RNA sequence: GCCAAUGUAGCUCAAUGGGUAGAGCAAAUCAUUCGUAAUGAUUAGGUUGAGAGUUCGAGCCUCUCCAUUGGCU
Numbered sequence: 001g002c003c004a005a006u007g008u009a010g011c012u013c014a015a016u017g018g019g020u021a022g023a024g025c026a027a028a029u030c031a032u033u034c035g036u037a038a039u040g041a042u043u044a045g046g047u048u049g050a051g052a053g054u055u056c057g058a059g060c061c062u063c064u065c066c067a068u069u070g071g072c073u
Stems, first nucleotide, its partner, number of pairs: 001072007010025004019056001027043005049065005
């Protein structure tokens, strides 16, 4: 230099064909207990890597850029 894949909550990952962004773990609160742990319930946490375009509507489609990983030279 060229090609490909990936980027979504603190972490690991879903979201099929464009139609309200979710789960597990972690965190907070409450209950339970003499107390802790465990368990149960509830809550909070997201400008979907950045920007632009298409569309009534984009995590999803198109373009550019950034980061990471792999391959080729």
Molecule: transfer RNA
Organism: Pseudomonadota bacterium